[in-house]
Context: one part of a larger RNA
C1' cells in the first nucleotide's frame, strides 16, 4: 500500500458528469392519505401514533338448567351459571433501547419516450431496441394462397374469408388533410414497338452439263444438296388509357399593400402532380444558440413553462394528448449519511521486513 468491515466533533452533497457509494426506511396494528384518473387505481400514497412483562376491568363468541310455544320432533323461541376462547382499559414493574438479536420498502414533485406483463446483443449495451392486445391494407374459394421438395409428397389444416399467409402501425382517447406527374401494384384492350416460329420474294455456293477455246482457260449453267434473307403473320411485355398514398414517396418562390411604427388578413407573379390541413414546436428533431420572456437558485450552457424566427417537425416511416406500469432517461426538493470540508482511529486477510 492493497482488499473488506466498524466508529466518528461541528457541518451535511459544499464531493461529482451524476447522490456513484454508503447511510438511512424497513416488521405488526390503529389513525390518516393528495392532484389526477380509462373510477379499477393512484395508495404501503404522503404523514402521524402504538409495541416489553405484571395486572385483569369492560365487552363479544360457545354454552348446561329453567320459562314458553306448538305441527310433539333429535323441534322452534327466549335464557345465559360454570368451563373454553377473544378483546384487553385503570394501575403498576424493569433497562440506555421492548418489532430490543438476525431478517426487514427511502419518500415526494414535474418531464421525456415506451401504453401495459413480457423479449433480447451466452461472455462490455436490458434499453427509448424487439414484441403485444388493437388498427388498417393486399393475397386466398380450397387439390387455397404461401412455404418446403427434382419429384411423390408435407405444412397450411384433418382449418374453410369471423379463416390462412404478407406489409405497415402498435393499449386506450381525439384524429389522421393535400398530390396518381414519377416509381410500384391493378384493370383496360384500339393503335405503336416486339422474339423464337410460320412464310419464303430476291440473291449467291457447289456441279452434271453446254457454248467458245489448239491448249492454258474462260462464260453460261438444270436437278440435288447448301448459304443469306425482304415482304407478310406472331404472345407476354414495354409504349399508351384509367384506377390506387394505412402503396414507395412528395407537399414552394418572388414583389408590393393598412392614417405613427411594425406587420400584412389582402394583391400581383412564376413553377409545380400538389404546395404542410389538424396539432406540436429552440423539441431524443434548433445550426447560428447559453434564442427571448418567465418559474426554480445567492449565484442554472441542464431542468420546467411560454413565445414562433421550424438551419431540417406533422399525421399508421402516424400526428397530439394520456390514468396505470418502468432495474429506463432528465431536473428539483425532504429524509440521511466520511460523497465532501479533512481527515483521524479501530478490526480482519494480504502485500512487506525479519526467522
Nucleotide at each position: 500500500c492493497c482488499a473488506u468491515g466498524g466508529u466518528u466533533a461541528a457541518g451535511g452533497a459544499a464531493c461529482u458528469c451524476g447522490g456513484c457509494a454508503a447511510a438511512a426506511u424497513g416488521c405488526c396494528c390503529c389513525c390518516g392519505u393528495a392532484a389526477c384518473u380509462u373510477c379499477g387505481g393512484g395508495a404501503g400514497a404522503a404523514g402521524g401514533g402504538g409495541g416489553g412483562c405484571c395486572g385483569g376491568a369492560u365487552c363479544c363468541g360457545u354454552g348446561a338448567a329453567c320459562a314458553c310455544c306448538c305441527u310433539a320432533g333429535c323441534g322452534g323461541u327466549g335464557g345465559g351459571a360454570a368451563g373454553c376462547g377473544g378483546u384487553g382499559a385503570a394501575g403498576g414493574c424493569c433497562g440506555c433501547a421492548g418489532a430490543g438479536a438476525c431478517c426487514a420498502g427511502g419518500c415526494c414533485c414535474a418531464a421525456g419516450c415506451g401504453a401495459c406483463u413480457g423479449u433480447u446483443u451466452a461472455c462490455u449495451a436490458a434499453a427509448a431496441a424487439c414484441a403485444c392486445a388493437g388498427g388498417u391494407c393486399c393475397g386466398u374459394g380450397c387439390g387455397a394462397a404461401g412455404u418446403u421438395g427434382u419429384a411423390a409428397g408435407a405444412c397450411g389444416a384433418u382449418g374453410u374469408a369471423u379463416a390462412c399467409g404478407g406489409a405497415c402501425u402498435g393499449a386506450c382517447u381525439c384524429c389522421u388533410g393535400c398530390c396518381c406527374g414519377g416509381u410500384g401494384c391493378u384493370g383496360g384492350a384500339a393503335g405503336g414497338u416486339u422474339a423464337a416460329g410460320g412464310g419464303g420474294a430476291c440473291c449467291g455456293g457447289u456441279u452434271a452439263g453446254a457454248a467458245c477455246g489448239c491448249a492454258a482457260g474462260u462464260u453460261c449453267g438444270a436437278a440435288g444438296c447448301u448459304g443469306a434473307g425482304a415482304a407478310c403473320u406472331u404472345a407476354a411485355g414495354c409504349c399508351c388509357c384509367a384506377g390506387u398514398a394505412a402503396a414507395c414517396g412528395g407537399c414552394g418562390g418572388u414583389g408590393g399593400u393598412a392614417a405613427c411604427u411594425a406587420u400584412a388578413a389582402c394583391c400581383a407573379u412564376c413553377c409545380u402532380a400538389a404546395g404542410g390541413u389538424a396539432g406540436c414546436g429552440a423539441a431524443a428533431u434548433u445550426c447560428c444558440u447559453u434564442g427571448u420572456c418567465g418559474g426554480g437558485u445567492a449565484a442554472g450552457u441542464u431542468c420546467c413553462g411560454a413565445c414562433c424566427u421550424g438551419c431540417a417537425c406533422g399525421a399508421a416511416u402516424g400526428g397530439a394528448g394520456u390514468a396505470a406500469c418502468g432495474a429506463c432517461u432528465u431536473g428539483g426538493g425532504c429524509g440521511c449519511u466520511g460523497u465532501c470540508u479533512c481527515a483521524a482511529c479501530c478490526g480482519u486477510g494480504g502485500a512487506c521486513u525479519c526467522g